Source information: The prediction has a mean pLDDT of 77. Bacterial RNase P class A from Thermodesulfobacterium sp., 394 nucleotides, folded computationally. Taxonomically the source falls in Thermodesulfobacterium (Bacteria, Thermodesulfobacteriota, Thermodesulfobacteria, Thermodesulfobacteriaceae).

RNA sequence: AGGGUUUAAGAGGUGGUUGCUCUGGAAGAUCUUUGAAAAAGAUCUUCCAGGGAGGAAAGUCCGGGCUCCACAGGGGAGGACGCCGGGUAACACCCGGAGGGAGUAAUCCCUGGAAAGGGCCACAGAAAACAGACCGCCAGCGGCUAAGAGAGCUAAAAGCUCUCUUAGUGCGGGCAAGGGUGAAAAGGUGGGGUAAGAGCCCACCGCGCAGGAUGGUAACAUCCUGCGGCACGGUAACCCCCGUCCGGAGCAAGGCCAAACAGAGCGCAAGGGUGCCCCGCCCAAAAGCGCUCAGGUAGGCCGCUUGAGGAGAGGGGUAACCCUCUCCCCAGAGAAAUAACCACCGCCCGGGAACAUCCCGGGUAACAGAACCCGGCUUACUUAAACCCUACCC
Numbered sequence: 001a002g003g004g005u006u007u008a009a010g011a012g013g014u015g016g017u018u019g020c021u022c023u024g025g026a027a028g029a030u031c032u033u034u035g036a037a038a039a040a041g042a043u044c045u046u047c048c049a050g051g052g053a054g055g056a057a058a059g060u061c062c063g064g065g066c067u068c069c070a071c072a073g074g075g076g077a078g079g080a081c082g083c084c085g086g087g088u089a090a091c092a093c094c095c096g097g098a099g100g101g102a103g104u105a106a107u108c109c110c111u112g113g114a115a116a117g118g119g120c121c122a123c124a125g126a127a128a129a130c131a132g133a134c135c136g137c138c139a140g141c142g143g144c145u146a147a148g149a150g151a152g153c154u155a156a157a158a159g160c161u162c163u164c165u166u167a168g169u170g171c172g173g174g175c176a177a178g179g180g181u182g183a184a185a186a187g188g189u190g191g192g193g194u195a196a197g198a199g200c201c202c203a204c205c206g207c208g209c210a211g212g213a214u215g216g217u218a219a220c221a222u223c224c225u226g227c228g229g230c231a232c233g234g235u236a237a238c239c240c241c242c243g244u245c246c247g248g249a250g251c252a253a254g255g256c257c258a259a260a261c262a263g264a265g266c267g268c269a270a271g272g273g274u275g276c277c278c279c280g281c282c283c284a285a286a287a288g289c290g291c292u293c294a295g296g297u298a299g300g301c302c303g304c305u306u307g308a309g310g311a312g313a314g315g316g317g318u319a320a321c322c323c324u325c326u327c328c329c330c331a332g333a334g335a336a337a338u339a340a341c342c343a344c345c346g347c348c349c350g351g352g353a354a355c356a357u358c359c360c361g362g363g364u365a366a367c368a369g370a371a372c373c374c375g376g377c378u379u380a381c382u383u384a385a386a387c388c389c390u391a392c393c394c
Stems, first nucleotide, its partner, number of pairs: 001390010012345007020052014054367001058378002061376005066250004078246005083097005098111005112241002117239002119235003134179002136175003141172002143169011187205006206230001207228009254302004263293006271283004309328008346364008
């Protein structure tokens, strides 16, 4: 210098001015309730005091709290998880360990069962699971070809037939060592053996099964003994089997108050009938007025932020985390505010010097924004440090 791996830190502080928003208090104006006043409520304005985003508020992927519904108990379906131990309210998270794998390394990744059963294994390749034969190797066996020898047939040659030997292998056949294909090809090395070979046989190593000893809480590790020539390819993020856990819906949960319109009940009563009128009596469907009621729409209030909370100190634990004490209260608003500027300090960069400190200039961002609340995971931003590898220089 380049490349890589893993961790850690940070999203500035104080003050002022001008705004935005919420809460509390005071004053004023308007409106409602009333005959009026008082009082209360609502809206707006002004003043005072106080609060006002995040480390990821994000994705909404897991796990819980909380709420309502359901629920004697059990089973099925469905879903999630899956080495061991620990942490936790809980988890698919975190910590520590075990085994296996990737990488030169720092470091990272994987994790029940494939001898219960089913399915699948692209391309390439001869063959992908009851193995197989393209190149290759072999010629012991059948066949064939060539050469030679012998015998027979024939008077003899030629020819034919048979036998033997040698050479060969277009055929049948034997082999699975070697080459080649693939992510994966049915143990490795050496020897024996054979026509050639092969766990075919043997020794050692490896592997599997069974039993045991030691260490460890355990996963597991190390070792010993016996048996087995080796059976049992991979895939479970395909079905499946085994074990553990899980009821459903979600703050638009849910609770309280409650207009208007429509509805129900009661009352008033215009009106109608009673031969013309009044009283009285009877009727009173529809419309109207008043009171009451039910349901709970618009709207309002609660839920709502004191919580598995934060900070500090001490203690336990390798760690995750836990315990004790002290202090603090820190958005809860309505589709929803949290901003802008200035000064000083801090931080970063550059330059100048008396390099300890001072001066000058510049920058102070990005990712992104609560909507019931927590614990995680993932993704997004800016830096730093440590470690590893390679090359070069001193």
It was read from a public genome assembly, where an Rfam model found it.
It matches the Rfam family "Bacterial RNase P class A". It is annotated as a ribozyme. Rfam describes the family as follows. Ribonuclease P (RNase P) is a ubiquitous endoribonuclease, found in archaea, bacteria and eukarya as well as chloroplasts and mitochondria.